[in-house]
Context: one part of a larger RNA
RNA sequence: UGAACGCUGGCGGCGUGGCUAAGACAUGCAAGUCGCACGGUGUAGCAAUACACAGUGGCGAACGGGUGAGUAAUGUAUCGCUAAUGUGCCCCGGACUCUGGGAUAGCUGCCCGAAAGGGCAGGUAAUACCAGAUGAGACCACGAACAGGCAUCUGUUUGUGCUCAAAGGUCCGCCGGUCUGGGAGCAGGCGAUAUCGUAUCAGGUAGUUGGUGGGGUAACGGCCCACCAAGCCGACGACGCGUAGCUGGUCUGAGAGGACGGCCAGCCACAUCGGGACUGAGACACUGCCCGGACUCCUACGGGGGGCUGCAGUAACGAAUCUUCCACAAUGCACGAAAGUGUGAUGGAGCGACGCCGCGUGUAGGAUGAAGUCCUUCGGGAUGUAAACUACUGUCAGGGGAAAGAAAGUUCUGAUCUACCCCAGAGGAAGAGGCGGCUAACUCUGUGCCAGCAGCCGCGGUAAUACAGAGGCCUCGAGCGUUAGGC
Repeated sequence: UGAACGCUGGCGGCGUGGCUAAGACAUGCAAGUCGCACGGUGUAGCAAUACACAGUGGCGAACGGGUGAGUAAUGUAUCGCUAAUGUGCCCCGGACUCUGGGAUAGCUGCCCGAAAGGGCAGGUAAUACCAGAUGAGACCACGAACAGGCAUCUGUUUGUGCUCAAAGGUCCGCCGGUCUGGGAGCAGGCGAUAUCGUAUCAGGUAGUUGGUGGGGUAACGGCCCACCAAGCCGACGACGCGUAGCUGGUCUGAGAGGACGGCCAGCCACAUCGGGACUGAGACACUGCCCGGACUCCUACGGGGGGCUGCAGUAACGAAUCUUCCACAAUGCACGAAAGUGUGAUGGAGCGACGCCGCGUGUAGGAUGAAGUCCUUCGGGAUGUAAACUACUGUCAGGGGAAAGAAAGUUCUGAUCUACCCCAGAGGAAGAGGCGGCUAACUCUGUGCCAGCAGCCGCGGUAAUACAGAGGCCUCGAGCGUUAGGC
């Protein structure tokens, strides 16, 4: 140290736990919500009405969650630039919200299919769709004046012309809609500097480098295209190969450095492999769509379905890594006018001494010192106040009680955790490694270069403090050792 293995193992708090196969996945859940946008259907009711719901419509699903495969620069870090940009929801300001129309799902009827699903006809609503009107401080074009900058230019004021908008609901409180200016937050783009090894990789490059014109984009740009020129990069290491997500940081060290990037936070990339666009403010979209490949499942053989690098869980791989748990009570997010609903985000519980920290396994008294065991020069010595015994205490664990706190702002709301009070009773709780030197700690017996030990030096061939057992001792202690790795 994200450790593993061996022996051992009482409690609690806080953390942490697939490092290997970005290999394959059974099952359940992980993104819904709104009836105060709309027509309906059902239930209850005599009804008014209330409730529920498939569908149309809106918002969300681009967040949150996972992983590190790829990536040596389209990345990241720091500092700048954008006069080359966008922006749903939110905040502030200005102006407006007029008149019409045709459909379509649901529904009804018929039909096809094993299923997934689909077809035809009829008819219906909207904040769905479409047309018209109005409109500027918006866009575009042509002018004028002033100011500023960083080259192209930009800003302000002003004149004329052109183009473009809207939607209603309601419990009457309000909530919405359209155009436009500004803001906040977020996002796109550009530059400089820094960013592993290898020269047994020395030359590389044709959209390549630049220009003109165009296309495309929110926007600059060979981003793409046509034409023109022949450039551009490179020992300050191009190009190639190998390796690798980057950072804040972490470990170590007196520092300078060295090594690393697990958990947490920021950025990036990916979502079975490869490609593509659609929708949208935002995606080229993990649990959306289309195509191709591999794999896999269903099939009535005609045809269909799937994607755990979400949370659990499974087999496999491996030295090795957890529950198919509880709750939306809190924090946050989505939707909603709200009540609320959803949320494997999150809050918690469970498992693992995996780590750190805390606590306990009793306290005091108690013999020239029981027994047992070991040693012995047989006199004795050691274990050892240790035990027994006596007197106490009540941490943890156990049993019971009460209901504070986590619940905010005011009624209410606790999955889970627990302060606090009472009871009983020493009871339920100690091991591991070592003892030749380094290195703290020594004797006996067995063995006899055997069996074995070992980090290095080295021990063992009949008196072994080095092997094995025992007694004793040393160190650490719910741990102790070993292995692997970093400084």
Molecule: small-subunit ribosomal RNA, 5' domain
Organism: uncultured bacterium